[in-house]
RNA sequence: GCUACGGACUUUUCUGUCGCCACGUCAUUUUAGGAUGUGGAGGAAAGUCGGGACAACACAGAGCACCAUACUUCCUAACGGGAAGGCGUUUCCGCAAGGAAACGACAGCAAGUGCCACAGAAAAUAACCGCCGUAAACAUUAAUGUUUGCGGUAAGGGUGAAAACGUGGGGUAAGAGCCCACGGGUGGUGAUGGUGACAUCACUUCCGGGUAAACCUUAUGGGUUGCAAGGCCAAAUAUACCGGCGAUGUUACACUUUAAAAUGUAACGAGAGGGUUGCUCGCCCGAGCCGGGUGGGUAGGCUGCUAGAGGUUAACGGCAACGUUAACCCCAGAUAAAUGACAGAAGUCGUGGUAACACGAUAACAGAAUCCCGCUUAUAAGUCCGUAGCAUUU
Repeated sequence: GCUACGGACUUUUCUGUCGCCACGUCAUUUUAGGAUGUGGAGGAAAGUCGGGACAACACAGAGCACCAUACUUCCUAACGGGAAGGCGUUUCCGCAAGGAAACGACAGCAAGUGCCACAGAAAAUAACCGCCGUAAACAUUAAUGUUUGCGGUAAGGGUGAAAACGUGGGGUAAGAGCCCACGGGUGGUGAUGGUGACAUCACUUCCGGGUAAACCUUAUGGGUUGCAAGGCCAAAUAUACCGGCGAUGUUACACUUUAAAAUGUAACGAGAGGGUUGCUCGCCCGAGCCGGGUGGGUAGGCUGCUAGAGGUUAACGGCAACGUUAACCCCAGAUAAAUGACAGAAGUCGUGGUAACACGAUAACAGAAUCCCGCUUAUAAGUCCGUAGCAUUU
């Protein structure tokens, strides 16, 4: 210097023209158009994962259940987030002391219960082989050997990811923390350093395999639902209620009956209103028709809605996350959903060039929907840092 990977940061600015959304002003006024001005997506607006604000409902107090969290201190409105540390594991560097990076659901299995594939005698009341003692039988002159039974033994073999603290010595029939030395670990007590996790040292007790993203135990925290929350207004249609206009009558028969009423059929009569039609008549339907109008509430509209745990800059405090103070600024609010296109200039980057300058690129991921703080994921190009590889120079 190039390439690859990872991390952090940035995610261009200005002007003009034509459009879109919101708001202000102006005149006109047919209430919607016109003129003009200002503002108009993000670092993730995304996933909707964690936490809060806000809102409605619930709620005397306590316990159980359920869920979440789990080293320490700090930050924060809060968090399962962040900062700084402690401890552990792995990798790398180093002779060593030690250092660096990444990762860690990092309380408890020494409270109880359960589980531990395959292999292995046995996975936690260890005896398969081996070793030792002893009894019997057999072989044998005997020593001794073989077989079987009983007992001791965790030193050796074998299995396994893991085998009952490790190594060495003593000891013993053979062995064993049985004893001793050194070392390792658990618990307890004390001292020193540190806010603390913890570290170092001393004394002492013990040696109990693993597993809690097994049940469980301990400690702490947690009411439910989300702006489609919630509040207000309210068309059409239907409707409580009120007012106006309205035929429901006669006879006969049938059914029932002591006899009627009621019901059904037929005939005659009366009919508000409606249909047909430009109107009148005619014809047909015919028991409701017309007007007012309450409450709830659908469509729809308004609100919630954007001035806020706000932003920028500076100073100060802090290792840092972050906090305090001061000055300045106002920065989308759409609703089927606006935020776009083109041209020019500047800036940045690349290539060429000694230079002036010329040419090219300005790309990716993605798009608000109540708001805020985080986390995670996606990202072209540029800058910086780290790691690895290659090449060159000294």
This is a predicted structure of a 394-nucleotide RNA (Bacterial RNase P class A) from a Bacteroidales bacterium. The source organism's lineage runs through Bacteria, Pseudomonadati, Bacteroidota, Bacteroidia and Bacteroidales. The sequence was found by an Rfam model in a public genome assembly. Its Rfam family is "Bacterial RNase P class A". Its family is annotated with dimeric ribonuclease P complex, tRNA processing and ribonuclease P activity in the Gene Ontology. The family's RNA type in Rfam is ribozyme. The prediction has a mean pLDDT of 77.